The prediction has a mean pLDDT of 82. This is a predicted structure of an 82-nucleotide RNA (transfer RNA) from a Burkholderiales bacterium.
[in-house]
RNA sequence: GCCUCGGUGGUGGAAUUGGUAGACGCGCCGGACUCAAAAUCCGGUGUCGAAAGACGUGUCGGUUCGAGUCCGACCCGAGGCA
Numbered sequence: 001g002c003c004u005c006g007g008u009g010g011u012g013g014a015a016u017u018g019g020u021a022g023a024c025g026c027g028c029c030g031g032a033c034u035c036a037a038a039a040u041c042c043g044g045u046g047u048c049g050a051a052a053g054a055c056g057u058g059u060c061g062g063u064u065c066g067a068g069u070c071c072g073a074c075c076c077g078a079g080g081c082a
Stems, first nucleotide, its partner, number of pairs: 001081007010026003019065001027045006046055003058074005
């Protein structure tokens, strides 16, 4: 230099043919249980805001009624070729 794959909450990781983003697990917060804890069980858990609402999938653009998903450029990571 070229090719392939990947980047999504605090974390791992889903999201069908473009149609409610974050299922499920871990962690964290609150509660139950316990003398107290551990384990287990129940509820909650993206950001801003008093609310209404707005924003949020590496970054910036594009296509579309609608983009995590498609297209372009760039950034970062893994692998391959030279």

It matches the Rfam family "tRNA". It is annotated as a transfer RNA. Rfam's curators write: Transfer RNA (tRNA) molecules are approximately 80 nucleotides in length.